Two RNAs folded together computationally: RNase P RNA and transfer RNA, 405 nucleotides in total. Rfam match: Bacterial RNase P class A. Rfam describes the family as follows. Ribonuclease P (RNase P) is a ubiquitous endoribonuclease, found in archaea, bacteria and eukarya as well as chloroplasts and mitochondria. Its best characterised activity is the generation of mature 5'-ends of tRNAs by cleaving the 5'-leader elements of precursor-tRNAs. Cellular RNase Ps are ribonucleoproteins. The coordinates come from a structure-prediction model, not an experiment, and the mean pLDDT is 79.
RNA sequence: GCAGUAGGAUACGGAAUCGCGGGGGAAUCCCGAGGAAAGUCCGGGCUUCACAGGGCAGGAUGCCGGAUAACAUCCGGUGGAGGUGACUCCAAGGCGAGUGCAACAGAAAUAUACCGCUGUAUUUUCAGUAAGGGUGAAAUGGCAGUGUAAGAGACUACCGGCCGUCCGGCAACGGGCGGCGCAGCUGUAAACCCCAUCCGAAGCAAGACCAAGACGAAGCGCAAUGCGGCCCGCAUGCUUCAGGUAGGUCGCCAGAGGUGUCCGGCGACGGGCAUCCAAGACAGAUGAUUCCGCAAGACAGAACCCGGCUUAUCGUCCUGCUGCCCGC
RNA sequence: CGGCGAUUAGCGCAGCCCGGUAGCGCAUCUGGUUUGGGACCAGAGGGUCGCAGGUUCGAACCCUGCAUCGCCGACCA
Numbered sequence: 001g002c003a004g005u006a007g008g009a010u011a012c013g014g015a016a017u018c019g020c021g022g023g024g025g026a027a028u029c030c031c032g033a034g035g036a037a038a039g040u041c042c043g044g045g046c047u048u049c050a051c052a053g054g055g056c057a058g059g060a061u062g063c064c065g066g067a068u069a070a071c072a073u074c075c076g077g078u079g080g081a082g083g084u085g086a087c088u089c090c091a092a093g094g095c096g097a098g099u100g101c102a103a104c105a106g107a108a109a110u111a112u113a114c115c116g117c118u119g120u121a122u123u124u125u126c127a128g129u130a131a132g133g134g135u136g137a138a139a140u141g142g143c144a145g146u147g148u149a150a151g152a153g154a155c156u157a158c159c160g161g162c163c164g165u166c167c168g169g170c171a172a173c174g175g176g177c178g179g180c181g182c183a184g185c186u187g188u189a190a191a192c193c194c195c196a197u198c199c200g201a202a203g204c205a206a207g208a209c210c211a212a213g214a215c216g217a218a219g220c221g222c223a224a225u226g227c228g229g230c231c232c233g234c235a236u237g238c239u240u241c242a243g244g245u246a247g248g249u250c251g252c253c254a255g256a257g258g259u260g261u262c263c264g265g266c267g268a269c270g271g272g273c274a275u276c277c278a279a280g281a282c283a284g285a286u287g288a289u290u291c292c293g294c295a296a297g298a299c300a301g302a303a304c305c306c307g308g309c310u311u312a313u314c315g316u317c318c319u320g321c322u323g324c325c326c327g328c
Numbered sequence: 329c330g331g332c333g334a335u336u337a338g339c340g341c342a343g344c345c346c347g348g349u350a351g352c353g354c355a356u357c358u359g360g361u362u363u364g365g366g367a368c369c370a371g372a373g374g375g376u377c378g379c380a381g382g383u384u385c386g387a388a389c390c391c392u393g394c395a396u397c398g399c400c401g402a403c404c405a
Stems, first nucleotide, its partner, number of pairs: 001324010012293007020032004034299001038310002041308005046203004058199005063077005078092001079090004093194002098192002100188003114133002116129004141159002144156003160182001161180008207250004216241005224236004257276008294297001329401007338354004348385001356372005378394005
């Protein structure tokens, strides 16, 4: 210098005028969208309902250890896959528990013998075999040798697998040694299922409080009016109460909060101290115009809150590392 | 704002649970029937199964993400 890899920051800035939501006694006062406010895919807080305890059903998660309020997230490892490398990716328990499925092709799909090979033998038939061919995504672990009529883990070495044991590690796992010729061993659990762990349901249009009018219940009264005259009764009247509509208030923004610093930890994260208060509406505000600067401005707009994931996104900048080439 | 569902031929739908050539009706086209048309009879064509990725030998179907469309939910009965 080129190419790459991992991580992070920023998200136009400034001024004036006119508006809008909130705060405030008032003012020429103060505050007023995001990294994703989005999708609503997970987890938690909060609220109402349900609930002795336990189980079934259903759902979720799935190598190991840790972090956390919790998680499908994050951190550190293990194993596997890809890359020369930095590094990246993995729903990664169990099909040596059971059941199911494996279309077409192929002789045969978990079972077998089409061609072939060998023996008997003229051929067919019959018997042996699974080296080779052929079909298929997949055909009895691979490869070399011994062996044999031809062959075959039948036997032997190496690799792979399983079992046992020892060592290292908290563990996943790794390494060593020994055994088993390996028919308990095809694949599939993002097939049913088994095992382990976790989960009560619904959601702020949840829900709580105050409470006109009208309706309802009880009591009083019948003086007056109506029910064609009288009594009772009913309605109108007065008082009290219940439910809780309109409306109002709360939930609603001081929080698993932000910033700085120190300490513990490889890290996620935790702890101490100091400091800050930063939209809260309910038909729902955050806009318009003008001017200046340069890097020429993307995706996009809060509606209970928080931790994640996923998706969308202009341009610029910073840091660590890798490969190749060149120069000193 | 919250909670659900759907997407397969021009239109309306099945198939998806439990993976193996994608089907039905209407419509379209061709032929027959009729003097002609309709109806009817026979036949034919027409599909990126909304998009992308994954699991699997194999995906409309299983899993994940995205897009579009639709429905329901406020207080009382």